Parts: sequence; structure tokens; C1' cells
RNA sequence: GCACCCGUAGUUCAAUGGAUAGAAUAUCAGAUUCCGGUUCUGAGGGUUGGGAGUUCGAGUCUCUCCGGGUGCACCA
Repeated sequence: GCACCCGUAGUUCAAUGGAUAGAAUAUCAGAUUCCGGUUCUGAGGGUUGGGAGUUCGAGUCUCUCCGGGUGCACCA
């Protein structure tokens, strides 16, 4: 340099182009306990990497940029 894949909650991951993007875990509060842990209940937490486009409607499709990974090429 070329091709392909990936980027969603603090973390690990879901979501067929269609309602207000969910789960587990973590965090916080409460219950339980002599206290802590475990367990149970509840709450908070999101620029779906940035931008643009297509569409009535985009996490999902297209383009571009950024970051990461893999393969190939170059390395006179």
C1' cells in the first nucleotide's frame, strides 16, 4: 500500500430496516444478617466510534474519516 473483519451501558455480549436499544455482570440504595459475604427487591447508567447519505423509518443499508485485528504485497 491492497483486501477482509470488528467498534453498542464501566465490562462481556444481544437486537429481522419498524413501539421508548436490552440481558448478564459491575456500581448504588433497600431487605436479610451481630457485622460482612451469599441471597432477594429496586434504582441509576447509552453521542450504537465521528460525519454524510438512502429511506416514511437506520445499531442494521451506502460513502467517507478515526481506532483495533487478520491476511497478502513491498521492504534496491